[in-house]
RNA sequence: GGGCCUAUCGUCUAAUGGAAUAAGACAAAAAUUUUCUAAAUUUUAAAUGUAGGUUCAAUUCCUACUGGGCCUA
Repeated sequence: GGGCCUAUCGUCUAAUGGAAUAAGACAAAAAUUUUCUAAAUUUUAAAUGUAGGUUCAAUUCCUACUGGGCCUA
């Protein structure tokens, strides 16, 4: 330089074009309980890499860019 794959809460994973609050586990915070801690119960916050395009409708499809990984020279 060329080619391929990939990007979703703090972490890991769902959602294969269809409403409504993008779901779950772990982690975090708060409350209750406890002499304290831990455990348990309840609750809360938190995400679609960036910019365009297609579509009535995009996490999903297309393009470019950015980051990561792999192959090749």